[in-house]
RNA sequence: GCGUCUGUAGCUCAGUUGGAUAGAGUAACGGCCUCCGAAGCCGUAGGUCACGCGUUCGAAUCGCGUCAGGCGCA
Numbered sequence: 001g002c003g004u005c006u007g008u009a010g011c012u013c014a015g016u017u018g019g020a021u022a023g024a025g026u027a028a029c030g031g032c033c034u035c036c037g038a039a040g041c042c043g044u045a046g047g048u049c050a051c052g053c054g055u056u057c058g059a060a061u062c063g064c065g066u067c068a069g070g071c072g073c074a
Stems, first nucleotide, its partner, number of pairs: 001073007010026004019057001028044005050066005
């Protein structure tokens, strides 16, 4: 340099034949329980869906570009 895959919550990931409030587990915080903790149960908060532009009535999802990382080729 070329090709290809990946980027979604603090962490690990799901969701990609476009459709209305973007989810799970875990972690964090609060409550219940307990003599106090752990465990268990209940709840709360946490996201520019890597970034920009475009297509569309509507984009995490489609197109183009940029950035970062993995793999292959040179």
RNAcentral holds the sequence, with entries from ENA. Transfer RNA from a Candidatus Gastranaerophilales bacterium, 74 nucleotides, folded computationally. NCBI's taxonomy places the organism under Bacteria, Bacillati, Candidatus Melainabacteria, Candidatus Gastranaerophilales. Its Rfam family is "tRNA". Gene Ontology term of the family: triplet codon-amino acid adaptor activity. Rfam classes the family as a transfer RNA. Its mean pLDDT, the model's own confidence on a scale to 100, is 81.